[in-house]
RNA sequence: GGCAGAGUAGGUGUCCCGCGUAAAGUGACGGAGGAUGGGACGUUGCUUCCGUACGAAAAGUCUAGUGUAAAACCUAGGCUUGCGGUGGGCCACCGCGUCCGCUGUC
Numbered sequence: 001g002g003c004a005g006a007g008u009a010g011g012u013g014u015c016c017c018g019c020g021u022a023a024a025g026u027g028a029c030g031g032a033g034g035a036u037g038g039g040a041c042g043u044u045g046c047u048u049c050c051g052u053a054c055g056a057a058a059a060g061u062c063u064a065g066u067g068u069a070a071a072a073c074c075u076a077g078g079c080u081u082g083c084g085g086u087g088g089g090c091c092a093c094c095g096c097g098u099c100c101g102c103u104g105u106c
Stems, first nucleotide, its partner, number of pairs: 001106005010094004015089004019084003028052007038100005058081008
């Protein structure tokens, strides 16, 4: 010097544990920041905060209270099944732009 490889923030999926369902969260737009292969810089990728607009799937059951002729409804608590472009974790797969490094090989 040539060739190849490892490695990021994250993404997708299963499972597990949660949150909300009396509405947060997620997503959208605008603004200001932050972190990001081993190092530096950096984004149209990720993320935090503020603001704006939009927005939902609930149902069953038990106990107590209320109420009643008895119920229903309602309130509080518990359990179960769902729902939310819901939070986190393990695993699997995917996975840095420039420059410099690291490993292997010629």
Annotation: Model confidence (mean pLDDT): 85 of 100. This is a predicted structure of a 106-nucleotide RNA (THF (Tetrahydrofolate) riboswitch aptamer) from Thermoanaerobacterium sp. RBIITD. The organism belongs to Thermoanaerobacterium, within Bacteria. Of the family's consensus pairs, 94% are formed in the model.